[in-house]
RNA sequence: AAUGGGGAACUAGGGUUCCGGUGACCUUGAGCCAAUUGUCUCAAGGGAGCGUCUGGUCCGAGAGUUUCCGACCUCUUGAGUAGAGGUUACACGGAGGGACAAAAGCCCGGGAGA
Numbered sequence: 001a002a003u004g005g006g007g008a009a010c011u012a013g014g015g016u017u018c019c020g021g022u023g024a025c026c027u028u029g030a031g032c033c034a035a036u037u038g039u040c041u042c043a044a045g046g047g048a049g050c051g052u053c054u055g056g057u058c059c060g061a062g063a064g065u066u067u068c069c070g071a072c073c074u075c076u077u078g079a080g081u082a083g084a085g086g087u088u089a090c091a092c093g094g095a096g097g098g099a100c101a102a103a104a105g106c107c108c109g110g111g112a113g114a
Stems, first nucleotide, its partner, number of pairs: 005069006013059002018056002020053001021050002025046007033038001070088006090110001092113001096108003
C1' cells in the first nucleotide's frame, strides 16, 4: 500500500400505499308508537377520518440468525483437473438529512465522535 467480498431467506424493528378492521355521517327497507313530520330498534348498502388498529401485503439490519457463492490456506492430483478440510476476525456510536405511500436498526454510515 492492497485485500478483508457479494447474494438469498428470515427475524428484531418500522410505518400506512393496498387488503382487512373500526367508523362520524348518509341512503334504502322493515317493525313499534303516532293524524303527518318524526323518536327508537333491526337489516342491507355507501362512507370522511383513524396505525394510540392485533393483523395480511410492503420496507428491513456493518455491528442479528441461517444458508449459498466468492476469496485465502493446507492436503490430495500429472495438472487452478476434480475432491477433502480449515479460515473469512473484532465491532460502542449521536444529531441531522434522504427515498419510497410512509417510517425505521434502510441509505448518507464500520460516517462525525468514542